RNA sequence: GUGCCCGUGGCUCAAUUGGAUAGAGCACAAGAUUCCGGAUCUUGAGGUUGGAGGUUCAAGUCCUCUCGGGCAUA
Numbered sequence: 001g002u003g004c005c006c007g008u009g010g011c012u013c014a015a016u017u018g019g020a021u022a023g024a025g026c027a028c029a030a031g032a033u034u035c036c037g038g039a040u041c042u043u044g045a046g047g048u049u050g051g052a053g054g055u056u057c058a059a060g061u062c063c064u065c066u067c068g069g070g071c072a073u074a
Base pairs, nucleotide, nucleotide: 001073002072003071004070005069006068007067010026011025012024013023019057028044029043030042031041032040050066051065052064053063054062
């Protein structure tokens, strides 16, 4: 250089053929419980789905460019 794969809350991962408000576990905060803590239970906050543009009534999903990581090849 070329080809392929991956990128979604702090972390690990879902999301059906493009379709309803992007969910779950852990972690975090508050409350209940406890003499205090842990464990358990309840509630809550936290995402412009790496970035930009396009297609579409509708994009995490399709197309183009770009950034980062990985693999293969010369």

The RNA shown here (transfer RNA) has 74 nucleotides and comes from a Candidatus Daviesbacteria bacterium. The coordinates come from a structure-prediction model, not an experiment, and the mean pLDDT is 81. Lineage of the source: Bacteria > Bacteria candidate phyla > Candidatus Daviesiibacteriota. The sequence is in RNAcentral, with records from ENA. It matches the Rfam family "tRNA". The family's RNA type in Rfam is transfer RNA.